[in-house]
Context: one part of a larger RNA
Molecule: small-subunit ribosomal RNA, 3' major domain
Organism: Sphingobacteriales bacterium
RNA sequence: UGGCGGGGGUCCGCACAAGCGGUGGAGCAUGUGGUUUAAUUCGAUGAUACGCGAGGAACCUUACCUGGGCUAGAAUGUAAUUUGACCGAUCCUGAAAGGGGUCUUUGUAGCAAUACACAGAUUACAAGGUGCUGCAUGGUUGUCGUCAGCUCGUGCCGUGAGGUGUUGGGUUAAGUCCCGCAACGAGCGCAACCCCUAUCUUUAGUUGCCAGCGAGUUAUGUCGGGGACUCUAAAGAGACUGCCUGUGUAAACAGAGAGGAAGGAGGGGAUGACGUCAAAUCAUCAUGGCCUUUAUGCCCAGGGCUACACACGUGCUACAAUGGCGGGUACAGAGGGCAGCAAGCAGGCGACUGUGAGCGAAUCUCAAAAAACCCGUCUCAGUUCGGAUUGGAGUCUGCAACUCGACUUCAUGAAGCUGGAAUCGCUAGUAAUCGCAAAUCAGCAAUGUUGCGGUGAAUACGUUCCCGGACCUUGCACA
Numbered sequence: 001u002g003g004c005g006g007g008g009g010u011c012c013g014c015a016c017a018a019g020c021g022g023u024g025g026a027g028c029a030u031g032u033g034g035u036u037u038a039a040u041u042c043g044a045u046g047a048u049a050c051g052c053g054a055g056g057a058a059c060c061u062u063a064c065c066u067g068g069g070c071u072a073g074a075a076u077g078u079a080a081u082u083u084g085a086c087c088g089a090u091c092c093u094g095a096a097a098g099g100g101g102u103c104u105u106u107g108u109a110g111c112a113a114u115a116c117a118c119a120g121a122u123u124a125c126a127a128g129g130u131g132c133u134g135c136a137u138g139g140u141u142g143u144c145g146u147c148a149g150c151u152c153g154u155g156c157c158g159u160g161a162g163g164u165g166u167u168g169g170g171u172u173a174a175g176u177c178c179c180g181c182a183a184c185g186a187g188c189g190c191a192a193c194c195c196c197u198a199u200c201u202u203u204a205g206u207u208g209c210c211a212g213c214g215a216g217u218u219a220u221g222u223c224g225g226g227g228a229c230u231c232u233a234a235a236g237a238g239a240c241u242g243c244c245u246g247u248g249u250a251a252a253c254a255g256a257g258a259g260g261a262a263g264g265a266g267g268g269g270a271u272g273a274c275g276u277c278a279a280a281u282c283a284u285c286a287u288g289g290c291c292u293u294u295a296u297g298c299c300c301a302g303g304g305c306u307a308c309a310c311a312c313g314u315g316c317u318a319c320a321a322u323g324g325c326g327g328g329u330a331c332a333g334a335g336g337g338c339a340g341c342a343a344g345c346a347g348g349c350g351a352c353u354g355u356g357a358g359c360g361a362a363u364c365u366c367a368a369a370a371a372a373c374c375c376g377u378c379u380c381a382g383u384u385c386g387g388a389u390u391g392g393a394g395u396c397u398g399c400a401a402c403u404c405g406a407c408u409u410c411a412u413g414a415a416g417c418u419g420g421a422a423u424c425g426c427u428a429g430u431a432a433u434c435g436c437a438a439a440u441c442a443g444c445a446a447u448g449u450u451g452c453g454g455u456g457a458a459u460a461c462g463u464u465c466c467c468g469g470a471c472c473u474u475g476c477a478c479a
Stems, first nucleotide, its partner, number of pairs: 001479002003476003007473007015463002019426005026317008034308002042053002064303007076126009088103006106117004128292002131290003137286002139281003142277001144275001149188006155164003168179003194269004199237007209226002213224003240263001243257001244255004319419001323378006335366003340359002344355004385416001390411007432455007
């Protein structure tokens, strides 16, 4: 100087407390361990692995296994030699890859030899490797932590390591600011500058809107028209403790204060200091070294990654009446669409099929929002709860649904009556609850992920305790 303490002081955080809802019990989905296997490819493993890499494992992907094949190789470049093709068509063998054969077959210049271009083959040089080492590395990432810290120059103090500044008194979300001080300044962080959102103004009105005027319809901004309003998308305004009162030297704090759409950081996002964990990744990529070269490379078919006594994590659906079922009727936002989204019409109980207007979309379409509300029914039961499992019949995608897809329909109707010890999330448009969309994608194992809106709470006395962190101080047989 640091680190540590079941030392002290001050402070903070959904850390506890106060509340609300879960997990742990059931069934299923998914990941992991283990076991099994020819193979169940590899990585991730307290917090910081386990719906993680994977934002799509039937083939492909695919790296694994079994079997069949190739060896300058699947791709590209250079040089040399050689052929005149390559492409295309077709035959045999084969699971395919591969192997073998037949037919057809170049261009330009030149009389020709030949040269050039193009293509194939052979040879040679460069190959290839998801093989090893993340403890040789770059790059990227997680975590402490959006915590308030981490340092430097000069000066001063100390033999020196080092200290001071950065400590102290206040204050803040903040090393934020004020006052003081052998310190005076500065840098990286904090904050602000950036984006979205909440209010208003101006500009602009098409594909959006429709108040007033006219036309028209069973009906609809449908049409003429209009820019008022909503909205769209550009520019501005606006919030600064600016004003008032109180406390205070100041910084600042308090106020059911005024005004205001918004008040003391208005709400959210992006943004992550010096560093820590030899943290993660050689399988995104790049790369040193090592290993391999008729194989640890490459091609192909089939299988596996989907196994199943069991254990754990993360979720979905429930156990019902604040509910289930049937009928009726409203109200979003954000997205996607041409190898696409598809209205309408017809067929089918349905998944879907046939046909097909419109739309590269503020125009057309996916599209029905759902919970909510109204009416009816069920009356506390393993039930009109719950839907696992299994059987039958189908639809769709795709060369192909056996291993191993999703969906529909008929039948079947398991466990489960609120869950032990323990444990998680959340402080407001939040939790809880309800649906919608997208990426990936032929299809889909999505209950996942990322967004979007609808309805919409309870509680916080407080900081003694648990956990983590910050600053000061103290002890130490630690470095």